Model confidence (mean pLDDT): 83 of 100. A computed fold for a 73-nucleotide RNA from a Nanobdellota archaeon, annotated as transfer RNA. The RNAcentral record of the sequence draws on ENA.

């Protein structure tokens, strides 16, 4: 240099263009214990990497950037 693939909570992770973005595990506060753990109940916490574009309407489609990843030369 060219081509593919990737990016959603602290971490992993679902999510046929359309209710308020799933869930695990983490973290809080409460129940239960003598206490710790285990179990159980609520709850915080997301600029869906960024910039544009299509479109009534975009985590989802397109272009272009940025990181990190295989391949080729």
């Nucleotide at each position: 240099g060219g081509g593919c693939c990737u990016a959603u909570a602290g971490u992993c992770u679902a999510g046929c263009g359309g209710u308020u973005a799933u869930g695990a595990c983490g973290c809080a506060u409460c129940c239960u214990u003598g206490a710790c753990g285990u179990g159980g109940a609520u709850g915080a916490a997301g600029u869906c990497a960024c910039c544009g574009g299509u479109u009534c309407g975009a985590u989802c489609c397109c272009g272009g950037u940025u990181a990190g990843g295989c391949c080729c030369a």

Lineage of the source: Archaea > Nanobdellati > Nanobdellota.
Rfam family: tRNA. Rfam links the family to the GO term triplet codon-amino acid adaptor activity. It is annotated as a transfer RNA.